Source information
The RNA shown here (Glycine riboswitch aptamer) has 99 nucleotides and comes from an uncultured Rhodobacteraceae bacterium. It was read from a public genome assembly, where an Rfam model found it. Its mean pLDDT, the model's own confidence on a scale to 100, is 78. It matches the Rfam family "Glycine riboswitch aptamer". From the family's description: This family represents the bacterial glycine riboswitch.

């Protein structure tokens, strides 16, 4: 130097899906009964998969049985105006390991 694995960054890049519906608090203002607007907080119904989880084909132990991937399934957590968060991908640091 090249390849591949991990681990740091105050770096760049990053999808999907109701900013819906009720109730409770809580602020501005209107003719202030009602009812409109924001902001939180809990429930509903729908909805998305890319934090984490969970499944399973080929395979392998001869069978019983077990072990097993993914961006596939599933949707338990998680989201569905914007911010954040995000598997992941580059870059640059750092270290294993093979050439």
């Nucleotide at each position: 130097g090249c390849g591949u694995c991990a681990g740091g960054a105050u770096c760049g890049g990053g999808a999907g899906a109701a900013c819906c519906c009720g109730c409770c608090g809580g602020g501005a203002g209107g003719g202030c009964a009602c009812c409109c607007c924001c902001c939180g907080g809990c429930g509903g119904u729908g909805c998305c998969g890319a934090a984490g989880g969970a499944g399973c084909a080929a395979c392998c132990g001869c069978c019983c049985c077990g072990g097993u991937a993914a961006a596939c399934u599933c949707u338990c957590a998680g989201g569905c105006g914007a911010a954040a968060g995000g598997a992941c991908c580059g870059u640059c640091c750092u270290g294993g390991c093979g050439c």